[in-house]
RNA sequence: UACUUAUCAAGAAAGGCAGAGGGUAAUGGCCCGAUGAAGCCUUGGCAACCUCUCUCAACGAAAGUUGACAGAACAGGUGCCAAUUCCAUCCACAGCAAUGUGGGUAGAUAAGUC
Numbered sequence: 001u002a003c004u005u006a007u008c009a010a011g012a013a014a015g016g017c018a019g020a021g022g023g024u025a026a027u028g029g030c031c032c033g034a035u036g037a038a039g040c041c042u043u044g045g046c047a048a049c050c051u052c053u054c055u056c057a058a059c060g061a062a063a064g065u066u067g068a069c070a071g072a073a074c075a076g077g078u079g080c081c082a083a084u085u086c087c088a089u090c091c092a093c094a095g096c097a098a099u100g101u102g103g104g105u106a107g108a109u110a111a112g113u114c
Base pairs, nucleotide, nucleotide: 002113003112004111005110006109007108008107013043014042015041016040017039021032022031023030026089027088028087029086044081045080046079049077050076051072052071053070055068056067057066058065059064085106090103091102092101093100094099
């Protein structure tokens, strides 16, 4: 980098440095920002993907492996801590319309594979 699978309406911020942008790229909207953006550092927290514990099932001679439910957050690997992934963009359906619903694309994160 590519592919596969799962999730994305919940949750969780203070301080220091810095100094004008930021909310994935684009377009349109709407927001955040000198009462301090991005970035970096420190500390704290959220969550439960990996992890850990228990139970059950399947496979196995066994060790164990896999799957499912539940629980935990001490330790470890990530991630995250404005707004639904901020909203829309493509398609379908409903509607006179405004708009709504569902799906897709794209993206993010995790685990795995090459």